Model confidence (mean pLDDT): 78 of 100. The RNA shown here (Bacterial RNase P class A) has 362 nucleotides and comes from a Methylothermaceae bacterium. Rfam family: Bacterial RNase P class A. By type it is a ribozyme. It is recorded under the gene name rnpB. Taxonomically the source falls in Methylothermaceae (Bacteria, Pseudomonadota, Gammaproteobacteria, Methylococcales).
RNA sequence: AGAGUCGGCCGGGUAAUCGCUCCCGCACGUCGGGGGAGGAAAGUCCGGGCUCCGCAGGGCAGGGUGCCAGGUAACGCCUGGGCGCCGCGAGGCGACGGAAAGUGCCACAGAGAGCAGACCGCCGAUGGCCGGCAACGGCACAGGCAAGGGUGAAAGGGUGCGGUAAGAGCGCACCGCGCGGCUGGCAACGGUUCGCGGCACGGUAAACCCCACCCGGAGCAAGAUCAAAUAGGGGAGUUAGGGGAAACCCAGCGUGCGGCCCGCACGCCGCUCCCGGGUAGAUCGCUGGAGGCGUACAGCGAUGUACGUCCUAGAGGAAUGAUUACCCUCGACAGAACCCGGCUUACAGGCCGACUCUCCCA
Numbered sequence: 001a002g003a004g005u006c007g008g009c010c011g012g013g014u015a016a017u018c019g020c021u022c023c024c025g026c027a028c029g030u031c032g033g034g035g036g037a038g039g040a041a042a043g044u045c046c047g048g049g050c051u052c053c054g055c056a057g058g059g060c061a062g063g064g065u066g067c068c069a070g071g072u073a074a075c076g077c078c079u080g081g082g083c084g085c086c087g088c089g090a091g092g093c094g095a096c097g098g099a100a101a102g103u104g105c106c107a108c109a110g111a112g113a114g115c116a117g118a119c120c121g122c123c124g125a126u127g128g129c130c131g132g133c134a135a136c137g138g139c140a141c142a143g144g145c146a147a148g149g150g151u152g153a154a155a156g157g158g159u160g161c162g163g164u165a166a167g168a169g170c171g172c173a174c175c176g177c178g179c180g181g182c183u184g185g186c187a188a189c190g191g192u193u194c195g196c197g198g199c200a201c202g203g204u205a206a207a208c209c210c211c212a213c214c215c216g217g218a219g220c221a222a223g224a225u226c227a228a229a230u231a232g233g234g235g236a237g238u239u240a241g242g243g244g245a246a247a248c249c250c251a252g253c254g255u256g257c258g259g260c261c262c263g264c265a266c267g268c269c270g271c272u273c274c275c276g277g278g279u280a281g282a283u284c285g286c287u288g289g290a291g292g293c294g295u296a297c298a299g300c301g302a303u304g305u306a307c308g309u310c311c312u313a314g315a316g317g318a319a320u321g322a323u324u325a326c327c328c329u330c331g332a333c334a335g336a337a338c339c340c341g342g343c344u345u346a347c348a349g350g351c352c353g354a355c356u357c358u359c360c361c362a
Stems, first nucleotide, its partner, number of pairs: 001358010012327007020036006038333001042344002045342005050219004057262004062215005067081005082096001083094004097210002102208002104204003119149002121145003126142002128139004157175006176199001177197005182191003223284004233275006241250003252268006291310008
């Protein structure tokens, strides 16, 4: 100097005039003061707070996650570590439990794709055939082989040596694999480690499945209060006992608890269901929080603890707009609707920090 990786921040500003909205004050005047969209407000993908469901309990079904250890209110998130893959590297990604419980699948090609197989081939020692006095030579029939070649995403461990008629873990050495010991680590896992075994018979679970852990339901159009109005209209179900002096208990029926079962609660002359009619207005919920910021301590870190400090939108068909002047990175992605913790996606331009690689100079 160039190229990259990771993390953080800004993402229009200043002034004036008029306008909109919330809160506070007040002399109640449209007066004064203070506040007014995001890093993703987006996607609605996860987790919760909160509200309601007649006590929300147990099980089945169903759904979710899937290496280990931590963090967190919790999570499918975050941090640190392990293993695997990608990258020269800083780093990045992972749908990361189990194939020795079972079932299924591996098209086409190929001889053969799981307890397999002979297309091109190799041998032909032994038996057979031919030639020969014999030694021996030939044939490749019987038989033997799967080491070499081919097909394929993948071919029944790999390399080398020996052995054999030719081969083959057939034997051996090393690697790989399985089992066991020792050892480091909380663990997942690891080892210039030791021993035994020729070797359990491929891959696939983002196929069914098995295993471990987790999960009531519905949702701010949740819900609460006040006011008003209508037709408290019409129809259907409403069963049947036992014990007891009674209260009450048991059985039965109906309703409720996302599906089913058990259980529980309420009701059985007050409930349940269907049709129809009226109202759909106002207020609350609605913003002080698992909150922000700063400092110190603990921790590799996520984060936690303590102290101090601050209040940062609450609309209701949806509030921040218009004009002028200047600055400037000349303006991207894009607007809250109960709130919070995450993830994912989009993003013109600019700034800061750490680290990696290449080149040059000293």